[in-house]
RNA sequence: GGACAAGUAACUCAGUGGUGAGAGUAGGGAGCUUAUAUCUCUCUGGUCGUGGGUUCAAAUCCUACCUUGUCUA
Repeated sequence: GGACAAGUAACUCAGUGGUGAGAGUAGGGAGCUUAUAUCUCUCUGGUCGUGGGUUCAAAUCCUACCUUGUCUA
């Protein structure tokens, strides 16, 4: 230099056009317990990497850029 993949909550990930953007872990609170742990319930937490485009409607499709990773000369 070329090709490909990924980017969504503090972390690991799901969500392949359509009602309100989710799960687990983590954190706060409550219950339980003599107490701790476990367990149960609940709450918090998001400009869906950035800009633009297509569409009635975009995390999802197209495009440019940014970051990371893999392969290759």
A computed fold for a 73-nucleotide RNA from an uncultured Bacilli bacterium, annotated as transfer RNA. Its Rfam family is "tRNA". From the family's description: Transfer RNA (tRNA) molecules are approximately 80 nucleotides in length. It was read from a public genome assembly.